The part of an RNA shown here (large-subunit ribosomal RNA, domain I) has 531 nucleotides and comes from Halothece sp. PCC 7418. Its mean pLDDT, the model's own confidence on a scale to 100, is 84.
[in-house]
Context: one part of a larger RNA
RNA sequence: AGCUAACGGAAGAGCCCUCGGCACACAGAGGCGAAGAAGGACGUGGUAACCGACGAAACACUGCGGGGAGCUGGAAACAAGCAUUGAGCCGUAGGUAUCCGAAUGGGGAAACCCCAAGCACGAUCCACUGAAUCAAUAGGUGGGAACGAGCGAACGCGGUGAACUGAAACAUCUCAGUAGCCGUAGGAAAAGAAAACAAAAGUGAUUCUCCCAGUAGCGGCGAGCGAAAGGGGAAGAGCCUAAACCAGUCCCUGCGGGGAUUGGGGUUGUGGGACAGCAAAACCCGACUCAAAGCGUUAAACGAAGCAACUGAAAACUGCACCAGAGAAGGUAAAAGUCCUGUAGUUGACAACGCAGAGAGCGGAGCUGAAUCCCGAGUAGCUCGGGGCACGUGGAAUCCCGAGUGAAUCAGCCAGGACCACCUGGUAAGGCUAAAUACUCCUGUGUGACCGAUAGCGAACCAGUACCGCGAGGGAAAGGUGAAAAGAACCCCAGCGAGGGGAGUGAAAAAGAACGUGAAACCGUUAGCUU
Numbered sequence: 001a002g003c004u005a006a007c008g009g010a011a012g013a014g015c016c017c018u019c020g021g022c023a024c025a026c027a028g029a030g031g032c033g034a035a036g037a038a039g040g041a042c043g044u045g046g047u048a049a050c051c052g053a054c055g056a057a058a059c060a061c062u063g064c065g066g067g068g069a070g071c072u073g074g075a076a077a078c079a080a081g082c083a084u085u086g087a088g089c090c091g092u093a094g095g096u097a098u099c100c101g102a103a104u105g106g107g108g109a110a111a112c113c114c115c116a117a118g119c120a121c122g123a124u125c126c127a128c129u130g131a132a133u134c135a136a137u138a139g140g141u142g143g144g145a146a147c148g149a150g151c152g153a154a155c156g157c158g159g160u161g162a163a164c165u166g167a168a169a170c171a172u173c174u175c176a177g178u179a180g181c182c183g184u185a186g187g188a189a190a191a192g193a194a195a196a197c198a199a200a201a202g203u204g205a206u207u208c209u210c211c212c213a214g215u216a217g218c219g220g221c222g223a224g225c226g227a228a229a230g231g232g233g234a235a236g237a238g239c240c241u242a243a244a245c246c247a248g249u250c251c252c253u254g255c256g257g258g259g260a261u262u263g264g265g266g267u268u269g270u271g272g273g274a275c276a277g278c279a280a281a282a283c284c285c286g287a288c289u290c291a292a293a294g295c296g297u298u299a300a301a302c303g304a305a306g307c308a309a310c311u312g313a314a315a316a317c318u319g320c321a322c323c324a325g326a327g328a329a330g331g332u333a334a335a336a337g338u339c340c341u342g343u344a345g346u347u348g349a350c351a352a353c354g355c356a357g358a359g360a361g362c363g364g365a366g367c368u369g370a371a372u373c374c375c376g377a378g379u380a381g382c383u384c385g386g387g388g389c390a391c392g393u394g395g396a397a398u399c400c401c402g403a404g405u406g407a408a409u410c411a412g413c414c415a416g417g418a419c420c421a422c423c424u425g426g427u428a429a430g431g432c433u434a435a436a437u438a439c440u441c442c443u444g445u446g447u448g449a450c451c452g453a454u455a456g457c458g459a460a461c462c463a464g465u466a467c468c469g470c471g472a473g474g475g476a477a478a479g480g481u482g483a484a485a486a487g488a489a490c491c492c493c494a495g496c497g498a499g500g501g502g503a504g505u506g507a508a509a510a511a512g513a514a515c516g517u518g519a520a521a522c523c524g525u526u527a528g529c530u531u
Base pairs, nucleotide, nucleotide: 001530002529003528004527005526006525007524008523009522014517015480016479020451021450022448023447024446025445026444027443028442029440030439031151032150039100040099041098042055043054044053046078047077050074051073052059061094062093063092064091065090066089070082071081072080105114106113107112115118121148122147125143126142127141128140129139155186156184157183158182159181160180166173170220196203197202207234208233209232210231211230217225218224238432239431240430241376245264246263247262248261249260250259251258252257269410271375272374273373274372275369276368277367278366284364285363286362288361289360290359294355295354296353297352298351300347301346302345306320307319308318321338322337323327329341330340331339381405382404383403384402385401386400387399391417412427413426414425415424416423467474468473487515490502491501492500493499
């Protein structure tokens, strides 16, 4: 030095799952905020550093309801108290709620300062005032509490809008209208009741989905991009205005009329309406307003049935029983239907909230018809330049924007992928509309061929902490005594140590707090063998 064995050290594998994490399903909720939010600072306890709770009324106050013996949070201890005149605890409704923060009287280096006192600013409204410019308007000043402002995970709509990358380089193209940034809303949003599709037959708003189909197409025809009709399904719902005309008010007027505004009228594509004539009552319909019963949510209540022996401990085994609308689950010294909490089932609310919609109110309705009038204008269309449509300018329709130009009114107009004719479909230039669809910061219940402490969230543990960085930002490690602290009185060695030896506890201390088990690598001690 090597090998082997034993015994140690160090290390932390298999095992476990505490209010841990992950994914999903169903249900709920889908917002909070000037009545001051989200998030914080500082305080509040007998002793009080931290976490949690609370706010100078400060570990709490009040009403109502539940509950029934203990209580003064995590968290022991001592002290002092509270509670069957019902505490603590649970539910609901109130009160209080410092300072900062949109932060809003002014300031400011947030949680502070100043004035003596205040909705700062904006919108709307009112009053006064008031230009160019007569009238008017813009503007100004003042008043006035309750409209806005800020926060929030994803989902929505809109605006703006990359690059890496791919094309085996690269510029059109792609990545991609993605990421990012901005605006803004809702519990969903958006879209939506045909100037739609289709094709000689028909469909009948929108949205989502499966096909159609990687098809038709587009494309340095490269890379790649990529429909629609039609069919199956989910859901299902349709409405209101503008105009003609009638009536009223105000203004202008060259007296012909014009403009503004209110009420009625009216809403369609087998064209409709005004207008004229007839009928005008009920049934009926409504997504509007109010709303009874009832149902649900937020505390709870009742709730079956087992003993013995064995063991440190029984729930395991053995023996003999029982319940079951309950053999889900968790706990109890080990593995419990019958010990505890529960579970099936049944019952329950003073109060708050949600759903519901008997009923009431309110609103809506018909038929016929010649001529005349109306049927959304700087619009549609066109030209040029762009964008967007699966479609890169192409034969490029349809849709949108900028500049210019600029119609028609039903014998009208638009579309059917240039364009024309015929035919067919539709009725633009105003608006609203539930459901089917998307998402999950959050609440409840449940599930898992999900993880099991280098895993699973970064975080099972006082973690967005310690720590790093000027900052934006980055970002850990760290779980397990025992059934119960019964956490080792007392004695001895030692530095009034650390650590250990006895004693004692315990089933076990080879469970002693550096605490379950204690594998391997690695380091030793002893012995044997080999060199």